[in-house]
Molecule: RNase P RNA; transfer RNA
Organism: uncultured Marmoricola sp.
């Protein structure tokens, strides 16, 4: 100088005014008001993508369909998260990235181009043979070369493609080819050694080579009841109706108690609507109401709800994630939704102007002006563990490469 | 707060993983008309909300964001 990884901060001090919760004191019939004390956003409170606590519902059975996860071993309340390792890929390196089971259980797909695309395939080329024609030679038997056509061989070369049925060299052949041989790569089987395991190292044998795709259906292994704090619980109020009592000549009014509204249409009451058993079917259970339209009323309070898989410090175990023990602390709780505003002071940082110098030190190097701007992303709403996304600027530690 | 759904020309909407995409309305030009409307002919307008991945190949499959809509006491 260039980078890599991990951890942390993300605003400080003072003054004035203000807001929400709790406690306490005082005032007020009460609603409430005032004083004092104390607490008052985040690393993501966010997206709502996973997992769990908590709450309610369900918890006869069978079949079909359907969701998620995916190397191995651990951690955890649990996870799709985290740690360590394995394998593959990238980087000189520190290190980083990977939805990382199975394609000899089966099915599907592989457009265009190309001759041929999955038990593949002769367009050009190469080679053999037969025939026509032309030329040359001839010892007249034919031989050699070429053109065109037919039949056949050939996967070494060209060309197409994302992908063309191992690679290099040789033998062989009419030309060729794992047809054969040597080496290499890959596959399968068996065995030995190491590891808890994924897997790694090695030996022998085999047929000689076997495409890709499962974020296509599918197969294998494992996991999972459904809904969500607007869950759920308690209280109050309510339109309309009924009963009782009182006043009164009647109408009506007042008070108390109970229920929880009215109108219309359709379906239905064992010939069973509707509901439950996470989806569908069967089956089982409950079962007298259910659905739609119109009109009217209430849309308030309290609990859930703030002590928790809690924070901080120390020791011990473990490579680590994490766990155990001890000590210490109490730390938001609104419901139109508090956590803010103004002023002053410095500071990180940035811009412009000035300077290209002065001072300190043997040296590497360090210190020293003026003016202005001046904090990012974002904000709890039942609570935790993660992931992902947004983020001005700054601090610390370890490591790598080059000089 | 919780739970769902959607995104393709200016608007409404198609498209089995296969030539970068079919229509309708609207728009532009032309024919017809005295001029218009109607009708007919022609043309342009999208790279599928954004980014990444799987695949030979993505509007379609997977993941993460962005934007919009709906329901629930």
């Nucleotide at each position: 100088g260039a980078g890599c990884u991990g951890a942390c901060c993300g605003g400080g001090c003072g003054g004035c005014c203000g807001c929400g919760g709790c406690g306490u004191c005082g005032g007020g019939u009460g609603a409430c008001c005032g004083g004092c004390g104390u607490c008052g956003a985040g690393g993501a409170a966010g997206g709502u993508c996973c997992g769990g606590g908590c709450u309610c519902c369900a918890c006869a059975g069978g079949g079909c369909a359907a969701g998620g996860u995916g190397g191995u071993g651990g951690g955890u309340a649990a996870c799709g998260c985290c740690c360590a390792c394995c394998c593959g890929g990238g980087g000189u390196g520190a290190c980083c990235c990977g939805c990382g089971g199975g394609a000899c259980a089966g099915u599907g797909c592989c457009a265009c181009a190309g001759a041929g695309a999955a038990c593949a395939g002769a367009c050009c080329g190469c080679c053999g043979u037969c025939g026509u024609c032309c030329g040359g030679c001839u010892c007249c038997g034919g031989c050699c070369g070429g053109u065109c056509g037919g039949c056949g061989g050939u996967a070494a070369g060209g060309g197409u493609g994302a992908a063309a049925c191992g690679g290099u060299g040789g033998u062989g052949u009419a030309a060729g080819a794992g047809a054969c041989c040597a080496c290499c790569a890959g596959c399968g089987u068996u065995c030995c050694g190491g590891g808890u395991g994924a897997c790694c190292g090695g030996a022998a044998c085999g047929g000689c080579u076997c495409g890709g795709u499962a974020a296509a259906c599918c197969c294998c292994a494992c996991c999972a009841g459904g809904a969500g704090c607007a869950a759920g619980a308690u209280c109050a109020a309510g339109a309309g109706g009924g009963c009782c009592g009182g006043u009164u000549g009647c109408g009506a009014c007042c008070g108390g108690c109970c229920u929880g509204c009215g109108u219309g249409a359709g379906c239905g009451u064992u010939c069973g609507a509707g509901g439950g058993c996470g989806g569908c079917c069967c089956g089982c259970c409950c079962g007298a109401g259910c659905u739609c339209a119109c009109g009217g009323g209430u849309a308030g309070a309290u609990c859930g709800c703030a002590c928790g898989a809690g924070g901080c410090c120390g020791c011990c175990g473990g490579c680590a994630a994490c766990g155990g023990c001890g000590g210490u602390c109490c730390c938001a709780g609104a419901u139109g939704g508090a956590u803010g505003g103004c002023c002053g002071c410095a500071c990180a940082u940035c811009g412009c102007c000035a300077c290209u110098g002065a001072c300190c030190g043997c040296g590497a190097g360090g210190u020293c002006g003026g003016c202005g701007a001046g904090g990012a992303c974002a904000g709890a709403a039942c609570c935790c563990g993660g992931c992902c996304u947004a983020c001005a600027g700054g601090u610390c530690a370890g490591c790598u490469c080059a000089u | 707060g919780c739970c769902c759904c959607c995104g393709u020309a200016g608007c409404c909407c198609a498209a089995c993983g296969g030539c970068a995409g079919a229509g309708g309305c609207a728009g532009a030009g032309g024919u017809c008309u005295u001029a218009a409307a109607c009708a007919c002919c022609u043309c342009g307008c999208a790279g599928u909300g954004u980014g990444g991945g799987u695949u030979c190949g993505a509007g379609u499959c997977c993941c993460a964001c962005c934007g919009g809509g709906g329901g629930c006491a």